[in-house]
């Protein structure tokens, strides 16, 4: 100085006017309205995928079922959450990034086409025996060789046998098993023993471990018209009409008053230093900050224009969207000194 890889913060700023919603002051008797103050979205408010507090419902123990989770350590109320390591693959020149993770020695079940066989099995082909003149046919041996397959009996050499074979033997590799180092661990790295060498699938079922009741603020919860109903008194009570008088209607089949219980409308608490009730949080304009295009050799000058998105009980994490600028740290390549 270019390419890049990973964290990490911000995501527009300032006046000015014109609106919007909640409090709260003044004016007004007050409602309302009118002023003024003061507050008024995000890193994701979003998917609603996790996992809580809350809160009604069951239940208060157990046991069966069902589900999720599944290498180790820390953090965390917990999490399909964070971190920071390990064992295996794979990308990349690197920096880095990225898939997978109990058990296949408890036990079933599957494993397509092709193959003789898909976990036990003999097609072909060695080898033998019996039979026959031979060709062949039949029995037994036998995965070294051949064909089949995403997968076939560890690999190479050698004894060794009738032909072979981990049968046996030496080296490798892989399990088990035990010892030491070294780490907190998961694991690593060395040593000895055992021919133990019969495969893969748990994202079939299952088996171990751990974790888990269900349903959600439209969750509940609190006060409480009218009508309807219960129980108390018992002769009035409405309208013409303010007031007497008088007229009408309703009424002991019970008027008027008062009283009680659910619990609907409603209200209000859950609910917040934004708060809500189908839901305000915005616009205009100048001018700065970046970004872009135009003209210009340059100074300049013109224009264009702010990504995703947007609360509704509240927090903790995941995902996903997001123009653009600032930053640690690291990786490659050129040039200089």
């Nucleotide at each position: 100085c270019a390419g890049g890889u990973u964290g990490g913060u911000c995501g527009g700023g300032u006046g000015a006017c014109c609106g919007c919603g909640g409090c709260u002051c003044u004016g007004c008797c007050a409602g309302c309205c009118a002023g003024g103050g003061u507050c008024g979205a995000g890193g994701a408010a979003a998917g609603u995928c996790c996992g809580c507090a809350c809160u009604c419902c069951g239940a208060a123990g157990a046991g069966c079922g069902c589900g999720c989770u599944g290498c180790c350590g820390g953090g965390g109320a917990a999490a399909g959450c964070c971190c920071g390591g390990g064992g295996u693959g794979g990308a990349g020149a690197g920096a880095u990034c990225u898939g997978c993770c109990g058990g296949a020695u408890a036990g079933g079940g599957c494993c397509a086409c092709a193959g003789a066989a898909a976990c036990a099995a003999a097609c072909a082909g060695c080898c033998u025996c019996g039979u026959g003149a031979a060709a062949g046919c039949g029995g037994g041996g036998u995965c070294a060789u051949g064909g089949u397959g995403a997968a076939a009996a560890g690999g190479u050499g050698g004894u060794g046998c009738a032909a072979g074979a981990g049968a046996c033997c030496a080296c490798c590799g892989g399990c088990g098993u035990u010892c030491g180092c070294a780490g907190u661990a998961a694991u690593g790295c060395g040593g000895g023993c055992g021919g133990c060498c019969a495969g893969g699938u748990a994202a079939c079922c299952c088996c171990c471990a751990g974790c888990g009741g269900g349903a959600g603020c439209a969750a509940g919860g609190u006060c409480a018209a009218a009508c309807a109903g219960g129980g108390a008194u018992g002769a009035g009570a409405g309208g013409c009409u303010g007031c007497u008088c008088g007229c009408c209607u309703c009424u002991u089949u019970g008027a008027g008053u008062c009283c009680c219980g659910g619990g609907u409308a409603g209200a209000c608490c859950g609910c917040c230093u934004a708060g809500a009730g189908a839901g305000a949080u915005g616009g205009u304009c100048a001018u700065c900050c970046a970004u872009c295009c135009c003209c210009g050799c340059a100074a300049g000058g013109g224009g264009a224009g702010g990504a995703c998105a947007g609360a509704a009980u509240g927090c903790g994490g995941c995902u996903u969207a997001u123009a653009g600028a600032c930053u640690g740290a690291c990786c490659u390549g050129a040039g200089g000194c």